[in-house]
Molecule: transfer RNA
Organism: Candidatus Woesearchaeota archaeon
C1' cells in the first nucleotide's frame, strides 16, 4: 500500500428500512432456620464517530476512527 470482515447494555450474541431482542451477569420480590439453586419482576446500549439518501437508517451511500483476515 490494496483487498476483505467486525464495531449493538457490564460481557456474549441477534436483529440487514418502520420506535433494539435473547442469554449470562446487577438489582428487588417469593421460598428458606440461613444460604445456593429456583421462580417472578427491575434497571441499564438511542446502535464506533460525521455527513448523505429516505417521510422513516442499527440496517443503504461515502469519509474518518478501532480491531481481526488475507496480498503485495
Nucleotide at each position: 500500500g490494496c483487498c476483505u470482515c467486525u464495531g449493538u447494555a457490564g460481557c456474549a450474541u441477534a436483529g440487514u428500512g418502520g420506535u433494539a431482542a435473547u442469554g449470562c451477569g446487577u438489582c428487588g420480590c417469593u421460598c428458606u432456620c440461613g444460604u445456593a439453586a429456583a421462580g417472578c419482576g427491575a434497571a441499564g446500549a438511542c446502535c464506533g464517530g460525521g455527513a448523505g439518501u429516505u417521510c422513516a437508517a442499527a440496517u443503504c451511500u461515502c469519509c474518518c476512527c478501532a480491531g481481526g483476515g488475507g496480498c503485495u